[in-house]
Model confidence (mean pLDDT): 85 of 100. This is a predicted structure of a 72-nucleotide RNA (transfer RNA) from a bacterium. Its Rfam family is "tRNA". The family's RNA type in Rfam is transfer RNA.
RNA sequence: GGGCCGUUAGCUCAGCGGUAGAGCGUCCGCCUUACACGCGGCAGGUCGGGGGUUCGAUCCCCUCACGGCCCA
Numbered sequence: 001g002g003g004c005c006g007u008u009a010g011c012u013c014a015g016c017g018g019u020a021g022a023g024c025g026u027c028c029g030c031c032u033u034a035c036a037c038g039c040g041g042c043a044g045g046u047c048g049g050g051g052g053u054u055c056g057a058u059c060c061c062c063u064c065a066c067g068g069c070c071c072a
Stems, first nucleotide, its partner, number of pairs: 001071007010024004018055001027041004048064005
């Protein structure tokens, strides 16, 4: 320098253009003499930045940033 993949909740990851989800974790409650386990519930997101297409974008296109792999 060229190519490909990834970037979504604190962490690991889903999400076939129509109001963003799960598991774990945090917090609260139940259970227990108490802790753990178990059960129930809440909170937590400018979907990496910018631009474009569209009635409408996490999703499609361009660009930039960061990370990984391959080639030279």